Context: one part of a larger RNA
């Protein structure tokens, strides 16, 4: 900006284009067909695996987790003591939620149809035979054409359908498992959008204060405590306040 040409929200059909397409081992069939034995099958079944994979996804094993917990060390500062805070790669080291992840779980390739190469035929002459071919007609491949997944009306042939006819749209705000920005998606007091607060998962692993026991270090008790980012779930405390822009034609009537 175009389609449509009232607008306008929701759902679409696929013209066409991408994407995938792998292989290997084992039992059955069956020690059968074949084969003098030695060996040893097609066709067909199932199982298992490996490699892939711009498929998903985090229950499990793990990684990661720099605004979570805990232990230590130096050092400065809160007057001291304890008890904390800065700094020292996030000072180290040990653990780990959410998220994101693979080395992790789960899926996939198939299957079927359809015209077909090569190559197998059937019927048959020309050329009384004979021949797959001149006429006709049946098979045939990981391959093509669909199937299967994704894209898709700018497919200018620019499609379709429902419902509305004032619907909507835009801006603002709270925000996201959405994101560079925009865009997409929830909500916006008729409200659970995000804080917060309650509760609960779950992490750390029994806070500090005070008693106790020890001459002390340090040990028990209160105390499976205390603190605790993304998670669940309640609940308007707090912030989404009013207000606004555009559009609401065209055309008929008054």
């Nucleotide at each position: 900006c175009g389609u449509u040409u009232u607008g306008a929200a929701u759902c679409u059909u696929g013209a066409g284009g991408g994407g995938a397409g792998u292989g290997a081992u084992c039992a059955c069939u069956a020690g059968u067909a074949c084969g003098a034995g030695a060996g040893g099958a097609c066709c067909g079944u199932g199982a298992u695996c490996a490699a892939c994979u711009g498929g998903a996804c985090c229950u499990c094993u793990g990684g990661u987790g720099u605004a979570c917990c805990a232990g230590c060390u130096g050092u400065u500062u809160u007057g001291c003591c304890a008890a904390a805070a800065g700094c020292a790669u996030c000072g180290c080291u040990g653990g780990g939620u959410a998220g994101c992840u693979a080395a992790g779980u789960c899926g996939g390739g198939a299957a079927u149809u359809g015209a077909u190469a090569a190559g197998c035929g059937c019927u048959g002459a020309a050329a009384g035979c004979a021949u797959c071919u001149a006429a006709g007609c049946a098979c045939g491949a990981a391959g093509c054409a669909a199937a299967c997944c994704c894209c898709a009306a700018g497919a200018u042939u620019a499609g379709g359908a429902u419902u509305c006819u004032c619907a909507g749209a835009c801006a603002g705000g709270u925000u996201g498992a959405a994101g560079a920005c925009u865009a997409c998606a929830a909500c916006c007091u008729u409200g659970a959008u995000a804080g917060g607060a309650c509760a609960c998962a779950g992490g750390u692993g029994u806070a500090a204060g005070c008693c106790c026991a020890g001459u002390a270090a340090u040990g028990g008790g209160u105390u499976a405590a205390g603190c605790c980012g993304a998670g669940u779930g309640u609940u308007a405390c707090u912030a989404a306040u009013a207000a606004g822009u555009c559009g609401u034609a065209a055309u008929u009537u008054u």
Molecule: large-subunit ribosomal RNA, domain VI
Organism: Patescibacteria group bacterium